Transfer RNA from a Chloroflexota bacterium, 76 nucleotides, folded computationally. Rfam family: tRNA. It is annotated as a transfer RNA. It was read from a public genome assembly. NCBI's taxonomy places the organism under Bacteria, Bacillati, Chloroflexota.

Order: sequence, then C1' cells, then structure tokens
RNA sequence: GCCGACGUAGCUCAGCUGGUAGAGCACUUCACUCGUAAUGAAGGGGUCCGGGGUUCGAGUCCCCGCGUCGGCUCCA
Repeated sequence: GCCGACGUAGCUCAGCUGGUAGAGCACUUCACUCGUAAUGAAGGGGUCCGGGGUUCGAGUCCCCGCGUCGGCUCCA
C1' cells in the first nucleotide's frame, strides 16, 4: 500500500425489511440482615467513532476520513 471484519451505556454485546435506542453485568437508592454476601423492588446512565450525502425519517443505506483486529503484497 491492498483486502476483510469491527467501532452502540462504565464493561461484554444485541438491534430484523430504515420508523420510540435495548439486554446482561456493574453503579445508586430502598427492602431484607446483628452486619455482609445473596435475593427482591425502584432508579440514573447514550456525540450509536467523526464529517458529509440520500430520505418525510438513518445506529441501519451511500461517500470521505479516524481507530482496533486479522490477512496479503512490495521496497530497503
């Protein structure tokens, strides 16, 4: 340099045919307990990597970048 996959909550990841952004864990509060753990209830938390385009509408489609991982190739 070329090709492919990936980038969504603090972490690990879903998100269908474009139509209200979600789960588990973690966190906070409460209940329970002598006190923890566990369990139960409630709650908070999002620049969907960045920019642009298409569209009535984009996490999703298209283009240009950035980053991570893997593969291939060239030069010295």